TPP riboswitch aptamer (THI element) from an uncultured bacterium, 96 nucleotides, folded computationally.
The coordinates come from a structure-prediction model, not an experiment, and the mean pLDDT is 76.
It was read from a public genome assembly, where an Rfam model found it.

RNA sequence: AUAAGCCGUUGGGAGUGGCGACGAGAGUCGUCUGAGAAUAUACCCCCAAAACCUGAUCCGGGCAAUGCCGGCGUAGGGAAACGGCGCGACAGGUGA
Numbered sequence: 001a002u003a004a005g006c007c008g009u010u011g012g013g014a015g016u017g018g019c020g021a022c023g024a025g026a027g028u029c030g031u032c033u034g035a036g037a038a039u040a041u042a043c044c045c046c047c048a049a050a051a052c053c054u055g056a057u058c059c060g061g062g063c064a065a066u067g068c069c070g071g072c073g074u075a076g077g078g079a080a081a082c083g084g085c086g087c088g089a090c091a092g093g094u095g096a
Base pairs, nucleotide, nucleotide: 001094002093005085006084007083008082009081010080011046012045013044017032018031019030020029021028022027052077053076054075058071059070060069061068087092
């Protein structure tokens, strides 16, 4: 301090890359990271210091390669309302 957080409903926002093989191509398969790399009535996120975008053809590290990791970043943008739980009579519990 009793919120944070968790769950749900309705509505909304966003991302989808690297490498290899095959293929005329479209694409298919495999592989790497990841919640998610397109079939999704999925995953993630909805006020925000970590959905995602911009800066960025950025900086450092690493990799077969890639936002792969870190920095930048409490930067600038970015989509919401409602319901349930959120303890206990007290002692106490729980969270910061």